Model confidence (mean pLDDT): 81 of 100. A computed fold for a 76-nucleotide RNA from a Candidatus Hydrogenedentota bacterium, annotated as transfer RNA. The organism belongs to Candidatus Hydrogenedentota, within Bacteria.
RNA sequence: GCUGGAAUAGCUCAGUCGGUAGAGCGGGUCACUCGUAAUGACCAGGUCCCCGGUUCGAUUCCGGGUUCCAGCUCCA
Numbered sequence: 001g002c003u004g005g006a007a008u009a010g011c012u013c014a015g016u017c018g019g020u021a022g023a024g025c026g027g028g029u030c031a032c033u034c035g036u037a038a039u040g041a042c043c044a045g046g047u048c049c050c051c052g053g054u055u056c057g058a059u060u061c062c063g064g065g066u067u068c069c070a071g072c073u074c075c076a
Stems, first nucleotide, its partner, number of pairs: 001072007010025004019056001027043005049065005
């Protein structure tokens, strides 16, 4: 340099044939208990990587960019 893949909650990951997004773990509150753990209920937490385009509407489609992973190639 080329090709392919990935980027979504603090972490690990789903998801959406375009209509403002979820789980598990973690955090907080409450219940339960003599107390703790466990368990249960509830709550908070998100520019869906960035910029632009298409569209009534983009996390999703298109173009460009950034970072990471894998493969290939060149040079030293």